Large-subunit ribosomal RNA, domain II from a Pseudomonadota bacterium, 682 nucleotides, folded computationally. The coordinates come from a structure-prediction model, not an experiment, and the mean pLDDT is 87. RNAcentral holds the full RNA, with entries from ENA. Its Rfam family is "Bacterial large subunit ribosomal RNA". Lineage of the source: Bacteria > Pseudomonadati > Pseudomonadota.

Context: one part of a larger RNA
RNA sequence: GCCAGCGAGUUACUCUCUGUCGCGAGGUUAAGGCAGGGACAGCCGGAGCCGCAGGGAAACCGAGUCUGAAGAGGGCGUAAAGUGGCAGGGAGUAGACACGAAACCGGGUGAGCUACCCAUGGUCAGGCUGAAGCGGAGCUAAACCUUCGUGGAGGGCCGAACCUUUCUCCGUUGCAAAGGGGUGGGAGGAACUGUGGGUAGAGGUGAUAUGCCAAACGAACUCGGAGAUAGCUUGUUCUCCCCGAAAUAGCUUUAGGGCUAGCCUUGCGGGUUCAGUCGUGGAGGUAGAGCACUGGCUGGGUUAGGGGGCUCACGCCUACCGACCCCAAUCAAACUGCAAAUGCCACGACUUAAGACCGCAGGAGUCGGACUGCGAAUGAUGAGAUCCGUAGUCGAGAGGGAAAGAGCCCAGACCAUCGGCUAAGGUCCCCAAGUGCGAGCUAAGUGGGAAACGAUGUGGGGUUGCUCAGACAGCCAGGAGGUUAGCUUAGAAGCAGCUAUCCUUUAAAGAGUGCGUAAUAGCUCACUGGUCGAGCGAUCCUGCGCGGAAAAUAUAACGGGGCUAAAGCUCGGCACCGAAGCCAUGGAUCGUCCCGAAGGGGGCGGUAGUAGGGGAGCGUUCUGUCAGCGGGGAAGCCGUACCGGAAGGAGCGGUGGAGCGGACAGAAGUGAGAAUGCUGGC
Numbered sequence: 001g002c003c004a005g006c007g008a009g010u011u012a013c014u015c016u017c018u019g020u021c022g023c024g025a026g027g028u029u030a031a032g033g034c035a036g037g038g039a040c041a042g043c044c045g046g047a048g049c050c051g052c053a054g055g056g057a058a059a060c061c062g063a064g065u066c067u068g069a070a071g072a073g074g075g076c077g078u079a080a081a082g083u084g085g086c087a088g089g090g091a092g093u094a095g096a097c098a099c100g101a102a103a104c105c106g107g108g109u110g111a112g113c114u115a116c117c118c119a120u121g122g123u124c125a126g127g128c129u130g131a132a133g134c135g136g137a138g139c140u141a142a143a144c145c146u147u148c149g150u151g152g153a154g155g156g157c158c159g160a161a162c163c164u165u166u167c168u169c170c171g172u173u174g175c176a177a178a179g180g181g182g183u184g185g186g187a188g189g190a191a192c193u194g195u196g197g198g199u200a201g202a203g204g205u206g207a208u209a210u211g212c213c214a215a216a217c218g219a220a221c222u223c224g225g226a227g228a229u230a231g232c233u234u235g236u237u238c239u240c241c242c243c244g245a246a247a248u249a250g251c252u253u254u255a256g257g258g259c260u261a262g263c264c265u266u267g268c269g270g271g272u273u274c275a276g277u278c279g280u281g282g283a284g285g286u287a288g289a290g291c292a293c294u295g296g297c298u299g300g301g302u303u304a305g306g307g308g309g310c311u312c313a314c315g316c317c318u319a320c321c322g323a324c325c326c327c328a329a330u331c332a333a334a335c336u337g338c339a340a341a342u343g344c345c346a347c348g349a350c351u352u353a354a355g356a357c358c359g360c361a362g363g364a365g366u367c368g369g370a371c372u373g374c375g376a377a378u379g380a381u382g383a384g385a386u387c388c389g390u391a392g393u394c395g396a397g398a399g400g401g402a403a404a405g406a407g408c409c410c411a412g413a414c415c416a417u418c419g420g421c422u423a424a425g426g427u428c429c430c431c432a433a434g435u436g437c438g439a440g441c442u443a444a445g446u447g448g449g450a451a452a453c454g455a456u457g458u459g460g461g462g463u464u465g466c467u468c469a470g471a472c473a474g475c476c477a478g479g480a481g482g483u484u485a486g487c488u489u490a491g492a493a494g495c496a497g498c499u500a501u502c503c504u505u506u507a508a509a510g511a512g513u514g515c516g517u518a519a520u521a522g523c524u525c526a527c528u529g530g531u532c533g534a535g536c537g538a539u540c541c542u543g544c545g546c547g548g549a550a551a552a553u554a555u556a557a558c559g560g561g562g563c564u565a566a567a568g569c570u571c572g573g574c575a576c577c578g579a580a581g582c583c584a585u586g587g588a589u590c591g592u593c594c595c596g597a598a599g600g601g602g603g604c605g606g607u608a609g610u611a612g613g614g615g616a617g618c619g620u621u622c623u624g625u626c627a628g629c630g631g632g633g634a635a636g637c638c639g640u641a642c643c644g645g646a647a648g649g650a651g652c653g654g655u656g657g658a659g660c661g662g663a664c665a666g667a668a669g670u671g672a673g674a675a676u677g678c679u680g681g682c
Stems, first nucleotide, its partner, number of pairs: 001682006011094013026050003032044003054061002064076004097235002100232001104225006115199009124189001126158003129154001133150006162186003167182004201217001203213003210219001238617006248261005262366002264363007273356001275351008288338001289336002294332003298328004305321002307318004369394007377386002399410003414587004419583003425577003428561003434574001437572005447563001453547002457544010474531005480504003485499003510525001514523002588607008618671001620668007628660002636655005642649002
């Protein structure tokens, strides 16, 4: 891991509700007893309990009573039958659906491992060093001292046994639940070690590492309290039918848990009260707008006042600042002299008759929500962000589309059909359906990713200027004189800079558009003539394109192929494809209405579904009653084309070799795929 077997809402008592049965203003016995012996049978037993009357704290009164001064008012009553058994839903108390702690407490068992201690034994090759002391010699007055010996000290040195384990390699389902190889440390000591003994868990022991106390010690193990508790996790076993949520509010040592309400379901009662539309009447200050109010804010005018200068002073000047006021233009969630659309409330009418609405009672689940559109807030007018409101979808929703894709678009799946029509979206091929029609646009593979900004891309429209008295572009020619304007400057001559920007000759020519020079020069432009011969400029709005455009494994920003008067974009119109939508035919079931005495028949409508509520069934084991089967072959097992809406049920054949099923009731150790489930097998 697989297979098989086992494996989880039970039982007792009390309360409550529903169903059913008995009796009924009553109902019922409990303990206990009598009798009986195939009793789930029978008979006593009325103690007690519930009901038949309530009110009051009570005395007490009583269809009333309490409060109260009260014949007031008000509160609770008076008008509706109960009770006992059985079965079921729910609650409480018990382990209470099952398994699961970390822990707590009590009694014991452990120091044959290990820590320390006590007693008594054992072990430590060999080598090196050479302390004190002692002796001799030298020296000395004597010593100290020096030297030569002797001596054999030391938690001394090197290094086996022994003890240990620094580093490394191997080993890592090992040889081994700590080993092996190599390399290390200690090795006469605080050494190592045998045996016997001691210390015990709220404890011991500890050269302290929270170490060790029998291979997991911040408190051992074992049994017991004990099925501790677990607001947590996991699991919870056959079928079909009807309905079908919530992820919110308030409170909570509360926030992943609860309680009540909300939303779901079942029964009973009410009977259109619900909802939609229209009409009528209301409440209100949001969008927008506005600037009288409250504040913000810009420019201008005027001005009180202030600053600066002058002045002895009076006062004067000022290209300074500037309240109020005036003009103009604005901003505001906490501004409003205005003010919607919606929504909300009420009444009336109409429409709808639906798993509408309201009440009472039984049973729940839900309190982590998610995204999308719209309206706000927080944030950075960030977030697949957070928090509200509102609607939808998912959640609990399959089908079609969006290449793929809970929350987007279309659409809500009872079953069957080798029938039909459509939605979104599509119709060249992959791929069902147009290489369809009419009119345009795009040249960028734009389409098929992106901004500010940039640009003689190109289509459409508007305004305006020049133009056959010849425009625009090109080419030919002119582009002059006063004058080198004045100033400045080393110079400044159109062309560093400042000021002015005139006059003349002209067809025209700036006191000069750019290049250029040290300054001149030179080139060029504006402007003019000629040539040419028909359109040429400026500007605004708009359609589609262009640039802006860099990312990490591989084209990779159309799903792909591929597409250019399109297979792209815009407008118009036709056809077709396309879903579990709709229709058709047959069938099932639920609700409701009609017909029928009934069996039954017909009309209309419904039948996605998690938590959850309700209903109806299948099967297993055992018991009772009834009728049966079986060696002429029971159960079990194998095969099989049969029946049923499902769980399931037959028939036949084989195998097997002794028991078995059916109907109707009853009772449960009653259904397995999951619990890192348990046991066994492989």